[in-house]
C1' cells in the first nucleotide's frame, strides 16, 4: 500500500455537529469600587471586571462519512441546449442606492398542578438582529400608456461630551444588478442477455386551462385519434454507471475492490414541514416488523459514521492517540467542535529492499550407492584467521512550524493607542506520531531457513518396501514381484521468507474467424422446390450537390492511473515536477476520384415484335387392341398347381388344356434411347379441344424495366385419414401350409383395407447430383438431341442451346470436380461450430387424427467422425496346390493284452508334456541303484570345490562292539619333505573347533541365454537407389504365359542386390579305369581242411563318364516352356536323404547344462533301511494277438542286406523234452560267432468257437543278480477266456509305394521290447477329375476387425446408485387487475355578528389492510417414462 466479497442479518457500551453573551433578557460565580444596616464579623443593593450556564434568537446541521438495497433508465458516459426563444443560487467577490417612525407578543424565570417515566396543563411578567404595522420607493414586478404593487436591525471599539448623543472604524440588515459557485430541466448518440416475450398502450398521442424556480399529462375539465414496435416495442432474468483494472502483438475478453467523478439508500413503506438547499443517515408525523423500559396507565430505539459483539460464512483487523498538520462548522477574535483527517496497532495480504555470514582447509567419520575397485554427500563438517549488516545493550537525537500574541514600522481618519496592512526586526508560544526515524559505542558467528518437484509436458535418479494391493493423477497414463510414476530414504532440481494446493478472469483459442482470421459433395452444415414484399447489392456517358469519404482549424476529451524524461525518501517499492498520450466527440473551413441524392442520355443486361421448327410439360373429352379374371356353351379326362422338396388349395358336382361368346377393371408391350419435356415432385397406346415454357433466326420496338430474397403464397411421391363411387389384377392386416430350436419371417395357398375416379385433408421422403440461385473469365477430345450458315441434297465444316463420358490447367485431407466445376470472381439467401441425451421434454403454432414445424437443459464420454494405408477376415470372386477331397488298399473304433495318460485311491502313488504340434512323449531299458516321492534311523564347515584363523600330530591304515545300515563309540598301528649336530622351526598330507562359503530335481520358461516343435520343404520375405503420394504407404514383388518353385521368358518407372527355390554333399540305379585280401575265382592239386596258379565275372573303394530338353516332329512370339518320339542302364528336379527364408504361438523346456532375482541354512541341504514310482468301480490315445481254409499243423527243400562282438560274440561236441547246462575251437573281425521267414514240394485238419485263437490258472523247471514278496523274463506239461471281421465316426499310403515277412542293432546284470532305430525279401490296386470337406499360394473386392472373426458388437431382463420429464395434488415468491376500507399528510371547500386566521367539518387523492378471480415463476408429490 491493503483488509467483510457472505447477512442493506440483528446490535450492548463509547464518541461521530456544533458554535455565537461583540443578537436578547435572565441567572451563577471571581474581583474591585460605592451605597445602606450593624460596634464588628458581615448580610442587601448599585456600578464594572474576569468565567459559565439552562432558554429565546442567529449560522451550521443538505457538507464531510457510509453501503450498492433499489435502477436496464426519473441512471450513467461523451457531446450540445436553456444566451431576445423555458430556471433558481445561502454564504463569497464587484457595483448602485438605503438602513426613518412605532406596536403587540412569547420562552426561560416565578406561582400552582398532572405523571412511574417520557413529558405535559394551567396562571402572571419579560427581552432581543424573533414577529407585526406605518413611511420612503434608487431601483424591481405587473405594464402600450395611465394606474397599482414591493425593503430593513441592529451589534462591537474608539474620540469628544456632565449627560441623552454626534462622528469615526469594524462586523452587520433591506432592494436591485452584474460575477463566480453550486444545482434543476431538456436533446442527440453510446454500452447486458431473451422471440419457449409479437404485438403493446385511455393520461395512452396532441390541443386550449390550471400549477412550478422553470419546461412538460406534472395535473384537471373539455375536444381530437393518436403514439410505440422486426434498426425488438412489450414482458422476463441479471446488474449500481464511469474514469479505470487484468489480459492480449493487436482486434478484443473479462472486470468496476482501494482513489477519483455521478446516481440511488439510511429498519421496511408512505408523507409532507422547515429551509438558498432536504421530500433530510446520527430532524418531525403516520404504518408495519423487531428490540428494549414499565409502578401496565404508557414509553422509548434504528452502527451501510468510527472501533467493537453475536450471527451466517472457506473467509477479512484495535471497543487505540491526537487536532501538531490539511481541510470543515461557529464567531470579530482568542479559542471550541470535528471517528472528515494525520498517526499508531494487528494481518507473510501484496510490492520493494535487507539478513541468516567471509576466506582458508582434505577426500575424516556417519549416510547412501556400489561392476566391492571405488563413487557420492563435498570445502560440506572439524579446525585456524577475520567481519559486523538485521537483532540485543547503551549514549546521543530530528524535520514535517506555517501561524498566532506583543512590540515597530506604514495606511486610513479631523485625529487615534481602534482599524487595516508590512518586514532579512524584537520578545513569548504551539508536535499525537516519539525518546521514534537517523547517528555513536560495545559484544560476538553468537539469535536468525523452509517448501515444492524430479515418467514426458517440465529444470531434477537411484536403492529399498508393496505387488491392479496400499495407494498416486493438470493431460497422457503408473501400480498385477526386478515401480527413475505408490511409500520411506540417500542424492538432485527450482524458488526463497516464503513455498505449495484451491477458486476465478484473459492467453494459447485462426475453436462463434468484425480485422485480406473459417467453413457446408462424403467430416457437423444447400430450406424439397418455385413466384414474390421488406432488406441488400445493381451497365454506361454527362450536369449539379456534398450525406457518406478524404485533408486542416477551433473546443472539449477532469484529476489521478498507462507511457517517456527528470527530481526526493542512502536504493527500491512509494512520492513528485514536467512532456507526451487519452486512438473519441462537436463545430467551421476546404476536396469531389468512388458511393449517395437530383437532373438528363445511350444500349450491351432485361423486356417486346416477325418468323421456322421440337418436345411421355399442364388440363378436359372421346377412342384402341394384347393380356390378366369371371359367366355361359362345345370338344375332352384325371389331374392341375406349387417347391429346395413338400402340404395346404383346385378338381369325376368334370378342373387344368383347348374352342367359342359376352362381362368387367386396371396398366399400355414393340418403338426405348448414355433419348425427350418440366422449378421440383413428376411425364409414355390413339384422337381432338383449351393452355404454359424453352431454343434458332432477324436486329424491328421500350431505355436498367435487373440480381437475390428474412417473413408470406403456392406447388410437393408414396403412405395415412374423411366422404362418396368403383374393384380384373395385385395386395398391409388376417387365416392355412411348410421351414425352425423357436419362425407373430423369409417360401407356398387364399385374402380385406388400399391401390383406380371425383372432392377435401396431410406437407413428409437417401424429396439426392447427398452439390442453393444468378452473372462474367478460364486447353481440348468423343458421342447424342433441337434449330441455323457455308449452293437445292448427301458428306463436310462452323455456330446456338441441351444432354452424356475421358481429360489440361486449377482446386481438394484424400476420393475425386475439371466450361453443365467442387477452378478463378461478384452479389444476395439458408445452414453448421465434439460425440451421446435428441430432432428428444416442456412452451407455442398448425392438423378430424397420425402427426408436423419451432426446439433445449440436467447428466455422461474422451473421443465421434472423413478418406485413404497395410494387414487380417468373410457361409465375397478369380486362378493354382497338397493322399485335401474323390477312385483304390489296408487298417483303427467291437474282443484279449501290453503300454502311455485322465481319474481315483494313498504316508507316497515324484515332476514335467495337455488341440493340431500332450498321452509306447522327457525314458535309447524304475526289483536295489536310478529316485528326484513316503516312513524311519542319522550328520551339521557337512557327500563335494577355495581360502583363512586355530589345535592336534596316535597321520595312512587295520581291528573290535553295537546296529537294518548308515552312523556312533574304543583299541592297535609312530607320516613325508626342507634346514639344522640337536632342540625345533616351515610346508604338505590329515585332524579340532571357529569363519568365509558349500550345497538345493526349491519358485518364476510371463525376468533369460542355448536348443527344440509347428505352420512348411510352404514359396515367399526383404534391401539400396531411383520414381509417384502432404503422409502412411506403393513402384520393384503387380500383368501375359510358364513352372515343383518369386522356375523361367516377355512386358513394364523401375535399375539391381540379399535371405529362401534350384544346384553344389552324401547313399541308390549304368559303364570304364586302378586296385585284388579277409572278397571272387573260370584252372591244377588234395578225401577233406587247404595250397598253387590268378582277378576275367562278382564284389569292395577310389577316381572317371554319363542326362543337358542336347536331337527329331508339333503348339507358341525366332521366347520361356508344353506334348509326342528316337536313343539310352537312366528323361525332363531318375529314386531317397541332409538341408528349414523373414516370423508366428509371452508354444515347450530353470528336472540336461548355463543363468538374473527370491526362498531354505542342525534344512527345502547331505546319509542310509524299508516302501512307493507297478497301487484300480472307470474313461481315453498308442500298438501286439487274434476271429481263420489266400489259413492252421507236420515233414522235406532254398534265397538275404544292414549290423554287432573282449567284464564281449561263442562254433563243433556232450547232457537235457526244452529253457539251459557242461567243455571252450575261432574271432578285437570283408578272415571266426550270429538257423531268416515268408516261400516252394509232400501229408493232416474240413467250417465248428474247430488241430482257428490263445488270455488266465495251476504245478515242475532254467537263467541273470547281493536280493526276483510287493515288482523279472524264459521253458515244459496242463488249463484253454473274450473274440466268428466290429455302431457313429475315423487314420495311414500313388510304386518297389501300401500291405505283408522276418533279421539287426542301441539303452542293458537281468528284463515287461509286442516300444523305438534300421536291413533285406515276397509285392500289389487306383487316381474320371477338382463341384465339395480340410489345409496352403498369388491377384482382386467389402469391412464399423488390428488381442486382428476364438474379432467386434445389439436389446431385452435382474440388482444398485444418480440427474431429468410426466403426475391428482400440496405450498411458497412475484406481478397486474377489479371492488371495499383508510393512518399521517396535501389540495379543494363549509364554518363561531364583518375582516383575517385557528380549531372544527364535508370531499378527492392516499401507504399498509381486506375481498375476488388471474398470469409467471420455484419446492415438494403415491406413482410413472426414456
Nucleotide at each position: 500500500g491493503u483488509g467483510g466479497a457472505u447477512a442493506a442479518g440483528a446490535c450492548a457500551u463509547g464518541c461521530a455537529a456544533g458554535u455565537c453573551g461583540a443578537a436578547c433578557g435572565a441567572u451563577u460565580u471571581u474581583u474591585c469600587g460605592g451605597c445602606u444596616a450593624g460596634c464588628a464579623a458581615u448580610a442587601a443593593c448599585c456600578g464594572g471586571u474576569g468565567a459559565g450556564u439552562a432558554g429565546u434568537g442567529g449560522c451550521g446541521a443538505a457538507c464531510g462519512g457510509g453501503u450498492g438495497c433499489g435502477u436496464a433508465a426519473u441512471a450513467c458516459g461523451u457531446a450540445g441546449a436553456u444566451g431576445u426563444a423555458a430556471c433558481a443560487u445561502u454564504c463569497c467577490g464587484g457595483a448602485a442606492a438605503g438602513u426613518g417612525u412605532g406596536a403587540a407578543a412569547u420562552a426561560g424565570c416565578c406561582c400552582a398542578g398532572g405523571g412511574a417515566a417520557a413529558c405535559u396543563u394551567g396562571g402572571a411578567a419579560u427581552a432581543a438582529u424573533g414577529u407585526c404595522a406605518c413611511a420612503u420607493g434608487u431601483g424591481g414586478c405587473u405594464c402600450a400608456a395611465a394606474a397599482g404593487c414591493u425593503a430593513a436591525a441592529g451589534g462591537u471599539c474608539g474620540u469628544g461630551u456632565a449627560a441623552a448623543u454626534u462622528c469615526g472604524g469594524c462586523c452587520g440588515c433591506u432592494u436591485u444588478u452584474c460575477g463566480a459557485u453550486u444545482g434543476g430541466u431538456c436533446u442527440a448518440c453510446g454500452g447486458c442477455c431473451u422471440a419457449u416475450c409479437a404485438g403493446c398502450u385511455a393520461g395512452u398521442u396532441g390541443g386550449u386551462g390550471g400549477g412550478u424556480a422553470a419546461c412538460a399529462g406534472c395535473c384537471c375539465a373539455c375536444c381530437a385519434a393518436g403514439g410505440c414496435a422486426a434498426c425488438g416495442a412489450c414482458g422476463g432474468g441479471u446488474a449500481g454507471c464511469u474514469g479505470g483494472u487484468c489480459u492480449g502483438a493487436g482486434a478484443g475478453g473479462a472486470u468496476g475492490g482501494c482513489c477519483g467523478g455521478c446516481c440511488a439508500c439510511a429498519c421496511u413503506g408512505g408523507a409532507a414541514c422547515u429551509g438558498a438547499g432536504a421530500c433530510a443517515c446520527g430532524g418531525u408525523c403516520c404504518a408495519g416488523a423487531c428490540a428494549c423500559c414499565u409502578a401496565c396507565g404508557g414509553g422509548u430505539g434504528g452502527c451501510a459514521g468510527c472501533a467493537g459483539u453475536c450471527g451466517a460464512g472457506a473467509a477479512u483487523c484495535u471497543u487505540u492517540c491526537a487536532c501538531a498538520a490539511u481541510g470543515g462548522g461557529g464567531g470579530a477574535a482568542a479559542c471550541c467542535c470535528u471517528g472528515a483527517u494525520g498517526g499508531a496497532g494487528c494481518g507473510a495480504c501484496g510490492c520493494c529492499g535487507c539478513g541468516u555470514g567471509g576466506a582458508g582447509g582434505a577426500u575424516a567419520a556417519g549416510g547412501u550407492c556400489u561392476u566391492c575397485g571405488g563413487a557420492u554427500u563435498g570445502u560440506a563438517a572439524a579446525c585456524u584467521c577475520c567481519u559486523g549488516u538485521c537483532a540485543u545493550g547503551u549514549g546521543a537525537g530530528a524535520a514535517c512550524a506555517a501561524a498566532g500574541g506583543u512590540a515597530c514600522c506604514g495606511c486610513c481618519c479631523a485625529a487615534a493607542u481602534a482599524g487595516c496592512g508590512g518586514a532579512a526586526u524584537u520578545c513569548c508560544u504551539u508536535g499525537a506520531u516519539a525518546g521514534u526515524a537517523c547517528c555513536g559505542c560495545a559484544a560476538g558467528a553468537g539469535g536468525a531457513a523452509g517448501a515444492g518437484a524430479c515418467g514426458g509436458c517440465u529444470a531434477a535418479c537411484u536403492c529399498u518396501g508393496u505387488g491392479c494391493c496400499a495407494g498416486c493423477a493438470g493431460c497422457c497414463g503408473c501400480g498385477g514381484u526386478a515401480a527413475u510414476a505408490c511409500a520411506g530414504a540417500g542424492g538432485u532440481c527450482u524458488c526463497a521468507a516464503g513455498c505449495g494446493u484451491u477458486g476465478u478472469u484473459c492467453g494459447g483459442a485462426a475453436u462463434c474467424a468484425c480485422u485480406a482470421g473459417g467453413g457446408c459433395g462424403u467430416a457437423a452444415a444447400g430450406a424439397g422446390u418455385g413466384c414474390g414484399u421488406a432488406g441488400g447489392c445493381u451497365g454506361u456517358g454527362c450536369c449539379g450537390u456534398a450525406a457518406g469519404u478524404c485533408a486542416g482549424a477551433c473546443g472539449u476529451g477532469a484529476a489521478a492511473u498507462c507511457c517517456u524524461g527528470g527530481g526526493g525518501c542512502u536504493c527500491a517499492a512509494c512520492c513528485u515536477c514536467a512532456g507526451a498520450a487519452c486512438u473519441g466527440c462537436g463545430u467551421c473551413c476546404g476536396a469531389u476520384a468512388c458511393u449517395g441524392c437530383g437532373g438528363u442520355g445511350c444500349u450491351u443486361g432485361a423486356g417486346g415484335g416477325u418468323u421456322a421448327g421440337u418436345g411421355g410439360g399442364g388440363g378436359a373429352u372421346c377412342u384402341g387392341g394384347a393380356a390378366u379374371u369371371c359367366a355361359c356353351g362345345g370338344u375332352g379326362u384325371a389331374g392341375c398347381a406349387g417347391u429346395g422338396a413338400a402340404a395346404u388349395g383346385c378338381g369325376u358336382a368334370g378342373a387344368u388344356a383347348u374352342c367359342g361368346u359376352g362381362a368387367g377393371g386396371a396398366a399400355c408391350a414393340c418403338c426405348a434411347a448414355a433419348g425427350g419435356c418440366g422449378a421440383a415432385g413428376g411425364c409414355a397406346g390413339g384422337a381432338u379441344c383449351c393452355u404454359g415454357c424453352g431454343c434458332g433466326a432477324c436486329a424491328u420496338c421500350u431505355g436498367a424495366c435487373g440480381c437475390u430474397g428474412a417473413g408470406g403464397c403456392a406447388c410437393g411421391a408414396a403412405g395415412c385419414c374423411u366422404a362418396g363411387g368403383g374393384g380384373a389384377g395385385c395386395a398391409a392386416a388376417c387365416g392355412g401350409g411348410a421351414u425352425u430350436a423357436g419362425a407373430u419371417a423369409c417360401c407356398c395357398c387364399g385374402g380385406u383395407a388400399g391401390u383406380c375416379c371425383u372432392a377435401g385433408c396431410u406437407g413428409u421422403a437417401a424429396a439426392c447430383g447427398g452439390u442453393g440461385c444468378a452473372u462474367g473469365c478460364u486447353u481440348g477430345g468423343u458421342g447424342u438431341g433441337g434449330g441455323g450458315g457455308g449452293u437445292g441434297a448427301c458428306c463436310c465444316u462452323c455456330u446456338c442451346c441441351g444432354u452424356g463420358c475421358c481429360g489440361c490447367a486449377g482446386u481438394u485431407a484424400a476420393c475425386a470436380c475439371g466450361a453443365u466445376a467442387a477452378g478463378c470472381a461478384u452479389g444476395c439467401c439458408g445452414c453448421c461450430u465434439g460425440g451421446g441425451a435428441a430432432g428428444u421434454a416442456c412452451g407455442g403454432u398448425c392438423g378430424c387424427a397420425a402427426g408436423a414445424c419451432u426446439a433445449a437443459a440436467a447428466c455422461u464420454c474422451a473421443a465421434a467422425g472423413a478418406a485413404a494405408u497395410u494387414g487380417a477376415c468373410g457361409g465375397g470372386g478369380a486362378c493354382c496346390c497338397g493322399c485335401a477331397c474323390a477312385a483304390g488298399c489296408g487298417g483303427u473304433g467291437g474282443a484279449g493284452u501290453a503300454u502311455g495318460u485322465g481319474g481315483c485311491u494313498u504316508a507316497a502313488u515324484u515332476c514335467g508334456a495337455u488341440g493340431c504340434a500332450a498321452c509306447g512323449c522327457g525314458a535309447a531299458g524304475a526289483a536295489c541303484c536310478u529316485u528326484a516321492c513316503c516312513u524311519g534311523g542319522g550328520c551339521u564347515u557337512a557327500a563335494c570345490a577355495u581360502g583363512u584363523g586355530u589345535u592336534g600330530u596316535g597321520u595312512c591304515g587295520a581291528a573290535a562292539u553295537u546296529g537294518a545300515a548308515a552312523g556312533a563309540u574304543u583299541u592297535c598301528u609312530a607320516g613325508u619333505g626342507u634346514a639344522g649336530c640337536a632342540a625345533u622351526a616351515c610346508a604338505c598330507g590329515c585332524u579340532u573347533c571357529a569363519c568365509a562359503u558349500a550345497g538345493g530335481u526349491g519358485c518364476u520358461g510371463c525376468a533369460u541365454g542355448g536348443c527344440u516343435g509347428u505352420c512348411g520343404u510352404c514359396a515367399g520375405c526383404u534391401c539400396g537407389u531411383g520414381u509417384c503420394g502432404u503422409g502412411a504407404g506403393a513402384u520393384g514383388u503387380u500383368g501375359g504365359g510358364u513352372u515343383a518353385a518369386g522356375u523361367c521368358c516377355c512386358g513394364c518407372a523401375a535399375c539391381g542386390a540379399g535371405c529362401g527355390c534350384a544346384a553344389c554333399c552324401c547313399c541308390u540305379g549304368u559303364g570304364g579305369c586302378u586296385a585284388g585280401u579277409u572278397g571272387c575265382a573260370a584252372c591244377c592239386g588234395g578225401a577233406a581242411a587247404c595250397g598253387g596258379a590268378g582277378c576275367a565275372c562278382u564284389c569292395u573303394a577310389g577316381c572317371c563318364a554319363a542326362a543337358c530338353u542336347g536331337c527329331c516332329u508339333a503348339g507358341a512370339u525366332c521366347a520361356a516352356c508344353u506334348a509326342g518320339g528316337a536313343g539310352g542302364a537312366a528323361g525332363g528336379u531318375g529314386g531317397g536323404g541332409a538341408u528349414g527364408a523373414c516370423g508366428u504361438c509371452a508354444a515347450g523346456u530353470c528336472a540336461g547344462u548355463a543363468u538374473g532375482g527370491c526362498c531354505c541354512u542342525u534344512a527345502c541341504g547331505c546319509c542310509c533301511a524299508g516302501g512307493g514310482c507297478u497301487g484300480c468301480a472307470c474313461a481315453c490315445g498308442u500298438a501286439c494277438u487274434a476271429c481263420a481254409a489266400u489259413g492252421c499243423u507236420c515233414u522235406u527243400c532254398a534265397c538275404a542286406a544292414u549290423g554287432u562282438g573282449u567284464a564281449c560274440c561263442g562254433a563243433c561236441c556232450c547232457u537235457g523234452c526244452g529253457a539251459a547246462g557242461g567243455u571252450g575251437a575261432g574271432g578285437a573281425a570283408a578272415u571266426c560267432a550270429u538257423c531268416a521267414a515268408a516261400g516252394a514240394a509232400g501229408g493232416g485238419c474240413c467250417a465248428a468257437g474247430u488241430u482257428c485263437a490263445g488270455a488266465u490258472u495251476g504245478c515242475a523247471g532254467g537263467c541273470u543278480g547281493c536280493a526276483a514278496c510287493u515288482c523279472g523274463c524264459c521253458u515244459g506239461c496242463a488249463u484253454g477266456a473274450a473274440g466268428u471281421u466290429g455302431g457313429a465316426a475315423u487314420c495311414g499310403c500313388u510304386a518297389g509305394u501300401a500291405a505283408u515277412g522276418g533279421c539287426a542293432c542301441a539303452u542293458c546284470a537281468g528284463c515287461u521290447a509286442c516300444g523305438g532305430u534300421g536291413c533285406c525279401g515276397u509285392g500289389a490296386a487306383u487316381a474320371c477329375g477338382u463341384u465339395c470337406c480340410c489345409g496352403g499360394g498369388u491377384c482382386u473386392u467389402g469391412u464399423a476387425c488390428a488381442c486382428a472373426c476364438c474379432g467386434c458388437c445389439c436389446g431385452u431382463c435382474a440388482c444398485a446408485u444418480c440427474a431429468u420429464g410426466g403426475a391428482a395434488g400440496c405450498u411458497g415468491g412475484u406481478u397486474a387487475u377489479g371492488c371495499c376500507c383508510c393512518a399521517a399528510g396535501g389540495g379543494c371547500g363549509c364554518u363561531a355578528u364583518u375582516u383575517a386566521g385557528u380549531a372544527g367539518u364535508g370531499u378527492c387523492c392516499a401507504a399498509a389492510g381486506g375481498c375476488a378471480a388471474g398470469g409467471c415463476u420455484g419446492g415438494u408429490g403415491a406413482c410413472u417414462g426414456g
Molecule: small-subunit ribosomal RNA
Organism: metagenome